Description: This is a predicted structure of a 375-nucleotide RNA (Bacterial RNase P class A) from Demequina lignilytica. It matches the Rfam family "Bacterial RNase P class A". By type it is a ribozyme. The prediction has a mean pLDDT of 76. The model forms 97% of the base pairs in the Rfam consensus. The source organism's lineage runs through Bacteria, Bacillati, Actinomycetes, Demequinaceae and Demequina. The sequence was found by an Rfam model in a public genome assembly.
Formats: sequence, structure tokens, C1' cells
RNA sequence: UGAGCUGGCCAGGCGGUCGCGUGACCCUUCGGGGUCCCGAGGAACGUCCGGGCUCCGUAGAGCAGGGUGAUGGCUAACGGCCACCCGGGGUGACCCGCGGGACAGUGCCACAGAGAGGAGACCGCCUCGCGCCUUCGGGAGCGAGGUAAGGGUGAAAGGGUGAGGUAAGAGCUCACCGCGCGACUGGUGACAGGAGCGGCAAGGUAAACCCCACCCGGAGCAAGACCAGACAGGGUGCGUUCGAGGGCUGCUCGCCCGAGCACUCGGGUAGGUUGCUUGAGCCGUGGAGCAAUCCACGGCCUAGAUGGAUGGCCGCCCCCCGGUCGCGGUGACGCGGCCGGGAGACAGAACCCGGCGUAUCGGCCAGCUCAUCCG
Repeated sequence: UGAGCUGGCCAGGCGGUCGCGUGACCCUUCGGGGUCCCGAGGAACGUCCGGGCUCCGUAGAGCAGGGUGAUGGCUAACGGCCACCCGGGGUGACCCGCGGGACAGUGCCACAGAGAGGAGACCGCCUCGCGCCUUCGGGAGCGAGGUAAGGGUGAAAGGGUGAGGUAAGAGCUCACCGCGCGACUGGUGACAGGAGCGGCAAGGUAAACCCCACCCGGAGCAAGACCAGACAGGGUGCGUUCGAGGGCUGCUCGCCCGAGCACUCGGGUAGGUUGCUUGAGCCGUGGAGCAAUCCACGGCCUAGAUGGAUGGCCGCCCCCCGGUCGCGGUGACGCGGCCGGGAGACAGAACCCGGCGUAUCGGCCAGCUCAUCCG
């Protein structure tokens, strides 16, 4: 200098002007008006996970259902995060992985193929028998058997190479490689290394049923609580020791309440307050830890709308492109001035947090890797 990897950060700035919402204070003719403070995000988004909070349920039990899945840690919790292991990719920094079990059982493996699984003789190879032909070496045909070396099918066919061996072959035997078991060693652990042993093993699929381990009650701020206000009752059916119906849970058992309940015609209300923002909160310093994270001290208060506020316009600057002039340079080009044009995204609180995922103009910082050049 070029090409990359990882992590973090910003999300236009300043001024003027016109507006919007909460709160405090002041004025008021009670309709409102004025001053001041504060006023969206890194994703406020999707609502995919997890929790807080609220109500319902709760002696509880079982079944069903759902979720998660290597190891150790963090956390309120998680399907999140950190570290590490294993496998895969990259020269590398680094990245990716829905990463338990296929000797518990069942199912499936299309097409092709002889055979798709304690498998399989289609071609080939070899032996024997029968009859035929013969140039007498043998050859072709049929039948019985042996053979997984070679060919062929397939995504996948029961280790690979070489030698011995054999009628031909075969881990049948041997050497090396691969594979399995594994004393022992290291590590909290997943796991790693591995003396030695074994002739080798029954392929894949669990985002197929299933098995194993762990976790899970339901509904949600339109939760819930309070205040104010309105109304009118009628009909039919079932039931009150033989129990209707209810306890908002997927079901069952069990437990509790129990005199009203269901359907229907008609009538009424639909206004306000609270929940509401001080919280697993933010910032700074120090400490523990590889890290996620935790601890201590100090400081700060930082939106609460409810048809839903947080915005519009103008000027200058910042960024990019084009033209032109000047300076530097052999040059590519660089710097500066002026003029013209363009761009500033994605999106937007609604009970609150922790994550994940997705969207996003332009830019900054830090660490690291590779290649090349110079010293």
C1' cells in the first nucleotide's frame, strides 16, 4: 500500500421561525391563555423465546400435549450469552453446526439393480458330470456346485494397498494404513493422548414413530382495582335429599360451592380515575473473573400519549458527484478556492424488562490476519 477478519460506537450539527404532548407555576370573563422544564430507538419493529407484575386455579395425582438436547459456567429466567470440546470450511485472522440414542422395538430407503441388509450368483472366474465337435492342445452347449477378487446397478453393496495362498477365490494368512476395545496418564467435565489386545463388526434415516434425561398450570394491562351513572320486565325448558349448574385450566379421578341455570323477546350502559412508570434502571470509579457476569462506593431521574404528542420551513456547515482556476508533482494524482447538482437511511413508544431475528443512507475507532514493497 492492497485485500480481508472480529469487536465497539455514531445515527447529521448549529441558528432562526411556526407548531404538538405531560408536569410545575401564574393569570382568567372558567371557554382558555402565558412562562419554564422535559419529550422515541438501536432497532421503539416482528411478537419468535424467557421473566417480572395482575387475575383465575391450587390436598393433590395421573394421562395427554408442548419444549429443550455435547461439556462447564453466567443469569430472575431462557431455545439467550461466555468459555471450552468435537465435526466441517478457510493459507490465515476467523467462521459455521436443530451436536442425546440406530445391538429397546417398529417403519422407510424412490428409480435402477441378482441383491437395500446377520444381504446378494446377473455377467465373469473355477471344479465336476453328460452327450457333441475337434487340427487331439482343446472348444462351445446343458446341468450340479464353489467363489464377493474383476465387471455391472445405485446416493449407499459387509475395510484399502501389496504379497502369500488357492481349482478359482476369500482377513484364509502376513506387512503397512484404516477401524474397534482399551490398562494407564492429563482434565471439574465433554474429551484428548495411549502401552497392549482384536482379523474386522449387524449401512443410512430419530426436522419417521419411538426411547432416555430435564423443564412447562391457564389467561393476559382490552390483566386487574375503584368511582360515577343507566335500565323493565316477559316467555319456554330443566332443576332444588333422585343435585341443575358453577369453581375461565386439554382430559380423567379427586376436592369445594351449590339454588338457581340455559335459550329467547324486549330494555339499558359503553364516562372518569388508577394500574403508569424508580427499574433484574442509567452513568462513573475501584475490585474478582480468560469471558459472560458479579461485588463495593459515589452520582443521576431520563416520554407516559389514549384517536393517540415528540413535527414542518429557511440559512450556514458536514458528505458525495461534475465543471473551472491556482499550487505541488516527469506522471498517475493530491491539496485549496469558486460555481452547479445530489444524498442524510431504516423506522417510530403504548405495563415493564432480558434476549433472538429482521430492516438500515453514510461514517468513525480499536485489535488482528494474509500478500507485496522499503529500511